The RNA shown here (c-di-GMP-I riboswitch aptamer) has 88 nucleotides and comes from a Gammaproteobacteria bacterium. Model confidence (mean pLDDT): 84 of 100.

RNA sequence: UUUCGUUAAUGGCAACCCCAUACGAAAGUAAGGGGGCGCAAAGUUACCGGUCUACGGACAAAGCGUCUAUGACAGCGGGACUGCCGAA
Numbered sequence: 001u002u003u004c005g006u007u008a009a010u011g012g013c014a015a016c017c018c019c020a021u022a023c024g025a026a027a028g029u030a031a032g033g034g035g036g037c038g039c040a041a042a043g044u045u046a047c048c049g050g051u052c053u054a055c056g057g058a059c060a061a062a063g064c065g066u067c068u069a070u071g072a073c074a075g076c077g078g079g080a081c082u083g084c085c086g087a088a
Base pairs, nucleotide, nucleotide: 002088003087004086005085012039013038016035017034018033019032021030022029023028037075043081044080045079047078048077049076050073051072052071056068057067058066059065
């Protein structure tokens, strides 16, 4: 440096639930406490696919909805960047 992996060791993150706060139209996000599903990148990134939401906009008015991302999801998959330990 590359590939493979989590055997061992040091650690890391935190699904979901409970308490409580803020932002947002919502999806969702941030931060604090407790428990801990799981993850070898469950570190960062919205580039590609996919999924979620619909303030606003368009259509409809026989309607009470349908469509739409500029919004969101990195713990949906892929890509890019960075990285601990070990083995070859």